[in-house]
THF (Tetrahydrofolate) riboswitch aptamer from a Mollicutes bacterium, 93 nucleotides, folded computationally.
RNA sequence: AUCAGAGUAGCUGUCCCGCGUUAAGUGUUGUGCCAUGGGAUGUCGGGCACAAACGAACACUUUUGUGGCGGUGGUGACAGCGCGUCCGCUGAU
Numbered sequence: 001a002u003c004a005g006a007g008u009a010g011c012u013g014u015c016c017c018g019c020g021u022u023a024a025g026u027g028u029u030g031u032g033c034c035a036u037g038g039g040a041u042g043u044c045g046g047g048c049a050c051a052a053a054c055g056a057a058c059a060c061u062u063u064u065g066u067g068g069c070g071g072u073g074g075u076g077a078c079a080g081c082g083c084g085u086c087c088g089c090u091g092a093u
Stems, first nucleotide, its partner, number of pairs: 001093005010081006016074003019070003028052007038087005058067003
């Protein structure tokens, strides 16, 4: 020098445990901020706050519970996917 590889934030699915169903949450828009492979930087990716609009499936049961529903929460477990630029790391030539 060339080729290849490792590695992020996160995403999807299944299981498990929860939350809501007296409507939070999820999703959308705007504003501001935060973090993001080993380092620097960065968003059309991610998170938080505020504001606005929109919006739902409950049923059964004597008890107590059971079954559903929600584009629901959690890395808790497993599987798959997974950094743009520059520099670095590993291996081969």

The prediction has a mean pLDDT of 86.
Taxonomically the source falls in Mollicutes (Bacteria, Bacillati, Mycoplasmatota).
Rfam family: THF (Tetrahydrofolate) riboswitch aptamer. About the family: Tetrahydrofolate (THF) riboswitch was first reported for Ames et al. as an RNA motif in 5' untranslated (5'-UTR)regions of folate transport and biosynthesis genes in Firmicutes genomes. On this family, see Ames et al., Chem Biol 2010: "A eubacterial riboswitch class that senses the coenzyme tetrahydrofolate".
It was read from a public genome assembly, where an Rfam model found it.